[in-house]
RNA sequence: GCCCCAGGUCCACAGGGUUUCAGCGCGCGAACCGCGUCAGGGCCUAACGGCAGCAGCGCUAAGCGAUGUCUGGAGUCGCUGUGGGUCGCCUGGGGCACU
Numbered sequence: 001g002c003c004c005c006a007g008g009u010c011c012a013c014a015g016g017g018u019u020u021c022a023g024c025g026c027g028c029g030a031a032c033c034g035c036g037u038c039a040g041g042g043c044c045u046a047a048c049g050g051c052a053g054c055a056g057c058g059c060u061a062a063g064c065g066a067u068g069u070c071u072g073g074a075g076u077c078g079c080u081g082u083g084g085g086u087c088g089c090c091u092g093g094g095g096c097a098c099u
Stems, first nucleotide, its partner, number of pairs: 001096009010084006016077008024068001026065003034059004042051003
């Protein structure tokens, strides 16, 4: 110097890690006019009974919070696997030739 092989670099797919978003689940949540239940008190009634309804209690909306062996989307990767591509480059191995 030439040739061959393998791996990497490259591509696709799958998995995994990670970030983020949404959903679901969880907690909070009407102290300005939500819903339910409505002590007391109020109103109507001769009475029976009825009506509206504050506080309290319960529930939830918007929203907020935390976060999950959950679900999905997007991004990302000194990760893993499978398949493909290529000798352009890198690494390793082998062969040949020359000095």
This is a predicted structure of a 99-nucleotide RNA (Bacterial small signal recognition particle RNA) from a Gemmatimonadales bacterium.
Its Rfam family is "Bacterial small signal recognition particle RNA". Gene Ontology terms of the family: signal recognition particle, plasma membrane targeting and SRP-dependent cotranslational protein targeting to membrane, signal sequence recognition. The family's RNA type in Rfam is non-coding RNA gene.
The source organism's lineage runs through Bacteria, Pseudomonadati, Gemmatimonadota, Gemmatimonadia and Gemmatimonadales.
Model confidence (mean pLDDT): 75 of 100.
The model forms 93% of the base pairs in the Rfam consensus.
RNAcentral holds the sequence, with entries from ENA.